This is a predicted structure of a 1514-nucleotide RNA (small-subunit ribosomal RNA) from an uncultured prokaryote. The coordinates come from a structure-prediction model, not an experiment, and the mean pLDDT is 84. RNAcentral holds the sequence, with entries from ENA.
[in-house]
RNA sequence: AGAGUUUGAUCCUUGCUCAGAACGAACGCUGGCGGCGUGCCUAACACAUGCAAGUCGAGUGAGAAAGUUCCUGGGAAUGAGUAAAGCGGCGAACGGGUGAGUAACACGUAGGUAACCUGCCCUUUAGAUCGGGACAACCUGUCGAAAGAUGGGCUAAUACCGGAUAUGACCACGACUCCUUCGGGUGUAGUGGUAAAAGGUGGCCUCUCCAUGGAAGCUAUCACUAGAGGAUGGGCCUGCGCGUCAUUAGCUUGUUGGCGGGGUAACGGCCCACCAAGGCUUCGAUGACUAGCUGAUCUGAGAGGAUGAUCAGCCACACUGGAACUGAAAUACGGUCCAGACUCCUACGGGAGGCAGCAGUGGGGAAUAUUGCGCAAUGGGGGAAACCCUGACGCAGCAACGCCGCGUGAGUGACGAAGGCCUUCGGGUUGUAAAGCUCUGUCGGAAGGGACGAAUCCAUCCCGGUCUAAUAGGCCGGGGUGCUGACGGUACCUUCAAAGGAAGCACCGGCUAACUCCGUGCCAGCAGCCGCGGUAAUACGGAGGGUGCAAGCGUUGUUCGGAAUUACUGGGCGUAAAGCGCGUGUAGGCUGUUAUGCAAGUCGGGCGUGAAAGCCCGGGGCUCAACCCCGGAAGUGCGCCCGAAACUGAAAAGCUUGAGUACGAGAGAGGAUGGCGGAAUCACUGGUGUAGCGGUGAAAUGCGUAGAUAUCAGGAGGAACACCAGUGGCGAAGGCGGCCCUCUGGACGGUGACUGACGCUGAGACGCGAAAGCGUGGGGAGCAAACAGGAUUAGAUCCCCUGGUAGUCCACGCCGUAAACGAUGGGCACUAGGUGUCGGCGGUAUUGACCCCCUGAGUGCCGCAGCUAACGCAUUAAGUGCCCCGCCUGGGGACUACGGCCGCAAGGCUAAAACUCAAAGGAAUUGACGGGGGCCCGCACAAGCGGUGGAGCAUGUGGUUUAAUUCGACGCAACGCGAAGAACCUUACCUGGGUUUGACAUCUGGGGAACCCCUCCCAAAAGAGGGGGUGCCCUUCGGGGAACCCCAAGACAGGUGCUGCAUGGCUGUCGUCAGCUCGUGUCGUGAGAUGUUGGGUUAAGUCCCGCAACGAGCGCAACCCUCGCCUUUAGUUGCCAUCAUUUAGUUGGGCACUCUAAAGGGACUGCCCGGGUUAACCGGGAGGAAGGUGGGGAUGACGUCAAGUCCUCAUGGCCUUUAUAUCCAGGGCUACACACGUGCUACAAUGGCCGGUACAACGGGUUGCCAACCCGCAAGGGGGAGCCAAUCCCAUCAAAACCGGUCCAAGUUCGGAUUGGAGUCUGCAACUCGACUCCAUGAAGUUGGAAUCGCUAGUAAUCGCGGAUCAGCAUGCCGCGGUGAAUACGUUCCCGGGCCUUGUACACACCGCCCGUCACACCACGAAAGUUGUUUAUACCAGAAGUCGGUGAGCUAACCUUCGGGAGGCAGCCGCCCAAGGUAUGAAUGAUGAUUGGGGUGAAGUCGUAACAAGGUA
Repeated sequence: AGAGUUUGAUCCUUGCUCAGAACGAACGCUGGCGGCGUGCCUAACACAUGCAAGUCGAGUGAGAAAGUUCCUGGGAAUGAGUAAAGCGGCGAACGGGUGAGUAACACGUAGGUAACCUGCCCUUUAGAUCGGGACAACCUGUCGAAAGAUGGGCUAAUACCGGAUAUGACCACGACUCCUUCGGGUGUAGUGGUAAAAGGUGGCCUCUCCAUGGAAGCUAUCACUAGAGGAUGGGCCUGCGCGUCAUUAGCUUGUUGGCGGGGUAACGGCCCACCAAGGCUUCGAUGACUAGCUGAUCUGAGAGGAUGAUCAGCCACACUGGAACUGAAAUACGGUCCAGACUCCUACGGGAGGCAGCAGUGGGGAAUAUUGCGCAAUGGGGGAAACCCUGACGCAGCAACGCCGCGUGAGUGACGAAGGCCUUCGGGUUGUAAAGCUCUGUCGGAAGGGACGAAUCCAUCCCGGUCUAAUAGGCCGGGGUGCUGACGGUACCUUCAAAGGAAGCACCGGCUAACUCCGUGCCAGCAGCCGCGGUAAUACGGAGGGUGCAAGCGUUGUUCGGAAUUACUGGGCGUAAAGCGCGUGUAGGCUGUUAUGCAAGUCGGGCGUGAAAGCCCGGGGCUCAACCCCGGAAGUGCGCCCGAAACUGAAAAGCUUGAGUACGAGAGAGGAUGGCGGAAUCACUGGUGUAGCGGUGAAAUGCGUAGAUAUCAGGAGGAACACCAGUGGCGAAGGCGGCCCUCUGGACGGUGACUGACGCUGAGACGCGAAAGCGUGGGGAGCAAACAGGAUUAGAUCCCCUGGUAGUCCACGCCGUAAACGAUGGGCACUAGGUGUCGGCGGUAUUGACCCCCUGAGUGCCGCAGCUAACGCAUUAAGUGCCCCGCCUGGGGACUACGGCCGCAAGGCUAAAACUCAAAGGAAUUGACGGGGGCCCGCACAAGCGGUGGAGCAUGUGGUUUAAUUCGACGCAACGCGAAGAACCUUACCUGGGUUUGACAUCUGGGGAACCCCUCCCAAAAGAGGGGGUGCCCUUCGGGGAACCCCAAGACAGGUGCUGCAUGGCUGUCGUCAGCUCGUGUCGUGAGAUGUUGGGUUAAGUCCCGCAACGAGCGCAACCCUCGCCUUUAGUUGCCAUCAUUUAGUUGGGCACUCUAAAGGGACUGCCCGGGUUAACCGGGAGGAAGGUGGGGAUGACGUCAAGUCCUCAUGGCCUUUAUAUCCAGGGCUACACACGUGCUACAAUGGCCGGUACAACGGGUUGCCAACCCGCAAGGGGGAGCCAAUCCCAUCAAAACCGGUCCAAGUUCGGAUUGGAGUCUGCAACUCGACUCCAUGAAGUUGGAAUCGCUAGUAAUCGCGGAUCAGCAUGCCGCGGUGAAUACGUUCCCGGGCCUUGUACACACCGCCCGUCACACCACGAAAGUUGUUUAUACCAGAAGUCGGUGAGCUAACCUUCGGGAGGCAGCCGCCCAAGGUAUGAAUGAUGAUUGGGGUGAAGUCGUAACAAGGUA
C1' cells in the first nucleotide's frame, strides 16, 4: 500500500466481498511448564447456609458459670470485676456491590457562592461553677404458640434538666469607615437581649484538712464548653460541551415575573396568599425512543469512528412505591414506619425476611470460578493502649480467557535403508528425516538447603529535650535487644538419574503462501466474494506431499480500518443517483470603496487549571519479557492578565464604479378587455343535373332514385386565423401569431442630472403554472377519448375505414402535475478568435437610401486553451474563481405502505421498512443482427429449356411390426449417404448348439515335424477312433535349435461394448467467397483505430491515384495437369500420300499425314483508335488456332458449426473376462396400413414397330477377356484359335441420327407393371431372397394441385458405350464419346454473399433479448370486524405511614409558684399534601385476527408479443 467481482473486451460510476488490528468472548479439535493479569456482557430473576460493623470497663450501674485450690459437708478463695446483657460515647452516611432509572447542571471542563455547612484532625483564645429529677439493666407481676408487649418497684453516669458566669458568638437598634454588581457587604465602637460545660485515668504532697497515707488540691494526659483561623469533605448557582427521530411543531397555569410571608445550612415558585400576563420554541421547545457520564479503551497516517469490562473520579440505586426520624452529614444496601408483590414460620390469633457485600444454590443463557487461608502486610472503625473487628485487602484454588517467557533436544549421520505416496517404470518424494554414533541437561521427577516481603506497636535498657517542686510519671526525638509470616518448606540454590514424560490446528482454484493420486458423478457436498460438482474435480471426501501459525490453531459474533462508500481534512449533480416547473420575497448567509477610533472574533506572550493511573520518552527492579517503580513530556481544552490592529465585526463619517431614479427615442405573436374582417368546413333553403358517391393495400359498413356526389345562388352558426413566417421577436416559466381601439407590465440603446451600497441569494411563506380532469351556467361548425358498425387477423377489446358522445370554445371557481428539457439553479468577475442574424446608438461617405467601420443588448453556428469517463462543452462554459439556495449516496421493493397536510373527486405533497439481488448503470469499442440506408456480386431473381411434386416400379429414410428387423448419418451440409454391389460368408442383430489362455500376439514347461488319408456321430461347429509320415540348421551323435502342431499353468489376449461433448487423423460446410492478419510508426486513458477507409477499376484487398502511415505474411492471380494450334525428336503393335501387293495396311516399302509420347514455341492488353486523371483500366479493331483469367481440372486463407466419424485406422478414460470374447447352423438386415427424399420407365406421331444403312471415345482382360465355327426363337450351350495386350478378345463395338415401310389419335401396334407357365446362368445352396430368356397376361398412367429443382455453350436436353465393386446381381456411382439448342431487358423483388454506413437493451450474438396477466410453492409486509398486553395523559373517587399546621376537656418527673396552679411536653382528634388502589375518557405502541391487497423469490407450466432494429403502428 491494495485486491476480487457488472463487459466479448474497455474506461468510468457504484455497490458487495477479502487481506489488518482488537475482544470481559463463545464453540470445534488439541493441550507440557511458569510469571503477570482477567473471569454473569443474559434474569436490577429468586435465594438455603455461613461470614461481610463493630468497639470502648481509662463514661456508667449491676455482674455470672465451668474449672482449680483450701477448710470442710457447708462455705471461702481463685476464675474475675472476666463472659454475656444494659445505660452511655464514637462508628455504623466510610469501605464493598450494581447500572435499573436518568438526555439531566447527571457528567466533563472553567468559574461563582458578597447565598452556605463541615463530626473526627491541626493552630489559637477564653472557660469548665452551683444544683436537680429520672430511665434501662436488675427484682417482681400479667398477656402471647412465637416474635414480643405491658404494669409495679430500685439505681449510676461523660445520659437528661435548671440556675450562675459570657472573652467572644448570635439577634435588635441606630452611628462611622471602606468596598460595591447599587441589591448590598466588610470592619470599628456603643446600648439592650439570648445561649455553655463533664468528667475519666496516672502520678505527687509545695499550699489546706484528716494526717502511715489519703482527701481537697497540684500536676500530666485523654475527654468537655464557647469562639477565631486552617485543613478536609460537601451543598447550591452559572458559561460551554455531551445521543436518535420533524412521519413529534407548537409547549406551559406555580406556568413567567413582582410584592409579602413560610421553609432551608443556604439562594430560589422550593412552598403559600395576592397582583400582573407572561415564559420557552425551527440556533429545534414539547413529545417519543435509546443511554449511567468521564479519565480512558480499540481502531485510524491523521481528522475521525466505535466503545465506556477490569483500574480511577463523579452520579444513581439497594425487593417495588411512598415517608420521615436520628445525626456534622442519610431521606440511610446488612436502620425505622406504611402500602404492594413474593418467600418462610404459625397453636390461624399473628409474626419474620430482602446477597446489585464475599463465597455458594436454583434459574436464564453460547457463556463466566472456591460455601478456601489470613489479618503477616496496606488501609479503615473503636480504644489512652494492649487489643478487638474488618469476605476492604493480602494470598491460595478453578479456567490456555488474554499477554509474556521457556521447553518438547543438539551435533554427526547416504548405502540416500525400510515403509508410504506418485511415476513417463528410468525414477522422484517423504529425507539428514529415521536408525546408528557422540553430546547437553532447560521444564517435569527425586533428594538436600532455603528466603525478601518485618518495620512498627509493645516490653525493656541507654542518651537528649519538655512539663513539673520533682532525680515520680507522662510526652517528643535517637540508638540497642526481644516479640510478630496467611502465602509456604513456596520462590530461589545445589546434587542425582535420564533423550528419557511433553505437538497440534487450519489451509493448499483466484484473491492468498502451498499439488498430486484415488473415490464420487449437478449426487453427496463445498462456499468470505467470484464460484466449484452433470466420469479424467489442484474447489466435494480420503490419502501422500506442501504452506502458515504454534500450546495453541481454526470458526462464529462484534468494533474500527481498508471505505475519498456522508468527502472538515477529502466527493458530487448535461447523459451514471442528484438543479425545486417558474417567479416575488421573510429569516438567515454573503457583501464595493476611503480614512478614523474600539477590540467581540483573530494573532502573540505570561499565569492558573487540565486528579492519579494509562499512552509516549529517559532511567531503574523481578535471570529476560509481560508486569511493576521513579522522573519527564504531552494532554491540541477552558479561564484570567498584558500586548498587536492587517483581516472579519460592531460604531460613527465620507465616496461613486454596484444598484436605483429622471429625461427624451425606437422594437416586439408580452398581458387584459371590447369591436371588426375574409377564406374554408359542416348543416339548411332554392335552382341545374343523374346514378352513383365515399373510402381503402384491397374492401366493406355508410350516403344515394324520398334525387346523393358534382355545380350555382342565398342566408345561418361556431371555431381557427393560410401566404407574410425566418435555428426571427416577446415573456420569469407555462406560453404568445388576422385587423383595430382602450388599459397595462418588462427589457434595450442614449444623456450622465439625482440618491449614495439602498446589493446578491433565499429555508419557510405567497403567487403564477401546458394538456388532461372536476363543479356551475352557456356554446357546439370542425375534430374527437368512450361507444357502435365494417374490415384485418389464428384471435384483434389494436393499427385502417364509416359514424359518434364527453371534451375541445366562453364565464366564474378548483386541480397543481409533464421528457414543466438546454434533462445544465441564481448572481458577479476573468479567460484566443471567426462567421451569421435581430432591434438600438455613434462614425465615415452620400442629395438621399444602401454599403463600410465601431459600440453595447439578444439569439445561432464553428473553433483554441482549459475541462470531461467519454460523448462533448467551450465569453449564452460543462473553463478559472467567489457568494447563496436546492438535491444525491447500489439495484429492486418504491414517484409504494403507514401517518400528516392539501383537494369536491380524481389525486397531489412529504415519505419508510421487512425482504431480495451481485449487480443495476453511463460513455465509448469490436462484432453480430435489422420487416435501416448506400454500392456490388452469384442460374439469386428475371428471360428461357428440361424436370420433380400426380402413375407404376427401383432405391434410401421415417414410422410401424418383429425373437431380430445390427449400427451410424437428421435443414441447406441426413435420406441411390457409410453400402465400389446383405442368398451362406459379409454380419456387428436374433434363436439355438458349443468353447474358455481362447479365432489372433508374446513368454514358460512338457510332448510331437509339419502334414495327409479313412471311419462313427451331429443340423453344423465340435467330439471320438484308426492309419500313414518324419523334412531344415548345428552336433562331441547323447542331443540341441528355428518354424509349425498338441497338452498344462498363468501373465495376458479379445470386444463393430460406452464416451466424436476427452482426442489424433480424415471429411463436410460457409466458399474458390475475397477476404484474414502482423511488424514498426501515429492517434486514443483504454478496449481499439489507422494501415484494410476514400476516388476510380477488377473475377479478385486485381491494379492505379490519394491519404499518418510505411512495409510484410496467409489467401487472389501465376507456377502444375488436361483439351485446343504449331515445331522438333521418335516410328511399333500405330499410320498409308506416293510405289508395288492383298478379300483385308494383308505384305514389301515409307514415317509425309493421322496418331502415339516426350521436349519446346505460342497470348503479353504486345500493336492501333477512342474514353479515362498523361493512371489503373474499359470499349472497339487488326493479326492470330486461340484475346483480354482461352475451356476444364487440381489447388480451399484466418476461422465457424462442441458439424460428421471411437463401426476405416490410431488413441486417453471407463466397462466386460466360462462373457459385452469366440465357433457353428438357421433366421434377420429383403417385414408393410402408411409418409417423405432420390431415381428409372412412361403417358406417345419430333412417336412406336419392322427392314436397310453410317460414324465414336474412355476403358477392361490369365481364377480372365474369349474369336472363328456348330446348336438353341432366346437367355445360353458346345467349341477352342489368339491375347499378360496401340498386336488378341470384350467389340461387326455403338445408339440416337439417316433411308424405306407401317400404325392414324385410341388407354392404342402407346405404356409396360402384375401374374401364370417354361427355361438359362452363377453358386455348396437361388424357399425366405439373384439376374436373365421365351410364351402368355397387359395394371396405373392421356403431361401432373400447392409447391419446388437443374442449367448460360459444346452447356441444357437427348443417345448409347466403358469401368470399379463382383461367383452371380446396377434404373445407383465413376467415366466416355455422339447429336446438340433456347434465353439473359435488367437488378425492383426472393435467397446467399462482399464492402461502407446507421440503430441496438443482442455477445450462446434475432433460432437473440425480453414484458405482463393467469396457475403452483414459499417468504416478508400492508389493510381488516375485532381480541389482548404495555406505557402514558386528563378528570373524579379514595387516602396508609408521615412531616407541617390547628386543637388538645385526657395524660404529664425536672422549671416557676401565692402550692390553688402555671409554663412546657405527650397521647388523641381535625386539616393540607400525598403512595398504592378504584372509576371514566383518550393517546401512543406491541402482539394476534377469518378474510383481503399488492410485493419478492422459485431449471425446463399457460396465454399472448408490449419493449430493444424504422422491433414491424418510432